[in-house]
RNA sequence: CAGCCGGAUAAUCGCGGAUUUCGGUAAACCCGAAAGAUGAGGAAAGUCCGUGCAUCCAAGGACAGAUCGCCGGAGAAACUCCGGACGGCGUGAGCCGGUGGAUAGGACCACAGAAAAUAUACAGCCGAUGGACGUAAGUCACAGGCAAUGGUGCAACGGUGAGUUAAGAGCUUCACCGGCGGUAUUGAGAAAUACCGGCCAGGCAACCCCCGAUCGGAUGCAAGAUUGAAUUGAAGGUUAUAAAGGCUGUCCGCCAACUUCUAAGAAAUCGCUAGAGAUUGUGAGCAAUCACAAUACCAGACAGAUGAUUAUCUAAAACAGAACACGGCUUACGGGCUGCUUU
Numbered sequence: 001c002a003g004c005c006g007g008a009u010a011a012u013c014g015c016g017g018a019u020u021u022c023g024g025u026a027a028a029c030c031c032g033a034a035a036g037a038u039g040a041g042g043a044a045a046g047u048c049c050g051u052g053c054a055u056c057c058a059a060g061g062a063c064a065g066a067u068c069g070c071c072g073g074a075g076a077a078a079c080u081c082c083g084g085a086c087g088g089c090g091u092g093a094g095c096c097g098g099u100g101g102a103u104a105g106g107a108c109c110a111c112a113g114a115a116a117a118u119a120u121a122c123a124g125c126c127g128a129u130g131g132a133c134g135u136a137a138g139u140c141a142c143a144g145g146c147a148a149u150g151g152u153g154c155a156a157c158g159g160u161g162a163g164u165u166a167a168g169a170g171c172u173u174c175a176c177c178g179g180c181g182g183u184a185u186u187g188a189g190a191a192a193u194a195c196c197g198g199c200c201a202g203g204c205a206a207c208c209c210c211c212g213a214u215c216g217g218a219u220g221c222a223a224g225a226u227u228g229a230a231u232u233g234a235a236g237g238u239u240a241u242a243a244a245g246g247c248u249g250u251c252c253g254c255c256a257a258c259u260u261c262u263a264a265g266a267a268a269u270c271g272c273u274a275g276a277g278a279u280u281g282u283g284a285g286c287a288a289u290c291a292c293a294a295u296a297c298c299a300g301a302c303a304g305a306u307g308a309u310u311a312u313c314u315a316a317a318a319c320a321g322a323a324c325a326c327g328g329c330u331u332a333c334g335g336g337c338u339g340c341u342u343u
Base pairs, nucleotide, nucleotide: 001339002338003337004336005335007313008312009311010310011309012308013307015039016038019035020034021033022032023031024030041319045330046329048328049327050326051325052324053220054219055218056217057216065215066214067213068212069211070084071083072082073081074080085099086097087096088095089094100210101209105208106207108203109202122150123149124146125145126144129143130142131140132139133138158177159176160175161174162173163171178200179199180197181196182195183194184193185192186191224270225269226268227267233261235260236259237258238257239256245255246254247253278295279294280293281292282291283290284289
């Protein structure tokens, strides 16, 4: 540095859900007892991505919009994984990287600065050539030449050195380095290597945009489904409808019996764990992963089980506790193991 483990064994007691047997009991899905098995994690966590499943809304097409973005592969999919490319970090093993296009076009680049993109001159250098003065050497800094040096900035229109020059400059001058473009070769591709061309081009696409690919939305198992005692009711139907009383001061209506229908909440049952599974073996592949065969069923609660003691291992201690399930990512973690990895 990489990968992996996440206390072990034995005994006793206790708890959860099931199985089998026995009993209540004639029967049971109900209750009780016994037996032998079985019962948290590498992260069960954060809920950051992606799904299954469920309910509701939508349901045709186009545009708009959203998401993704090196290449190849894997995968149900993914802000996923594997292998490779390129870039960065490290002496190294190795680690990290949301990485299409800035030569389609537009916008923006504060302050400072001469100038923030095809431009420019504050300080500065020169003044060869032309001009003025001077007999001349030369002087002036007028025309004009320059952008090396200084200064500003996150960033200054390639870098370093030499040549050339009046001073200078990629200056179709040179060497080395960097970038860009072209050609050739290699590769499945990203790309790499070689040669050629002074071609020298700022940043920003996590701004619009361009290119390519993909895409119904919302809510989460407290989703949701079923059952239904008692209660409730300005509910429906049938039968009866004399009187009195009540609601109610008056009129209408209602208050009877039987029957049908009917909540919300609580409860019970289902959803609920046999699976994009697990273990072992064989095969394919660098790997992720896939195929085939065999084996067994391995938590499922609803106040919620998974614990305690003893012995041995030198010591038993870290982070931490399932609640519909699965694949990832991220975060937390005492200690230990392995390596034909490094210094």
Bacterial RNase P class A from a chicken gut metagenome, 343 nucleotides, folded computationally.
The sequence is in RNAcentral, with records from MGnify.
Rfam family: Bacterial RNase P class A. It is annotated as a ribozyme.
Model confidence (mean pLDDT): 75 of 100.